THF (Tetrahydrofolate) riboswitch aptamer from a sheep gut metagenome, 97 nucleotides, folded computationally. The coordinates come from a structure-prediction model, not an experiment, and the mean pLDDT is 77. Its Rfam family is "THF (Tetrahydrofolate) riboswitch aptamer". The family has 101 seed sequences and 747 matches in Rfam 15.1. The sequence is in RNAcentral, with records from MGnify. Of the family's consensus pairs, 82% are formed in the model.
């Protein structure tokens, strides 16, 4: 002195759903909890839980006596998978060259 590795964040694509009777995402605010490279630490940051608060939507078509249900969209949906980039806040040690 340079590097290397995690949780995990994102983006795309696929499929399987959930809502289109507004849940979900997003956003602010409290609380509680959880993890952050081999080790130790570790926040005003992450993440997930939950209470409050303001905003806010895209339906169409087929069948049918009607309820169900199908089939095409929509939603800053949700889960899984693969593929892309990112990738300990920070601090100590370690390890590789």
């Nucleotide at each position: 002195c340079a590097g290397a590795g995690u949780a995990g964040a994102u983006u795309c694509u696929a499929a399987a759903g959930c809502g289109u009777u507004a849940a979900g995402u997003g956003c602010c605010g409290a609380g509680c909890a959880u993890a952050c490279a081999g080790g130790g630490a570790g926040u005003u940051g992450a993440u997930g839980c939950c209470c409050g608060g303001a905003c806010g939507a895209a339906a169409a078509g087929a069948a049918a006596a009607a309820c169900a249900u199908c089939u095409u969209g929509c939603g800053g949906u949700u889960u899984u998978a693969g593929a892309g980039u990112c990738g300990c806040a920070u601090c100590c040690c370690g390890c590789u060259g």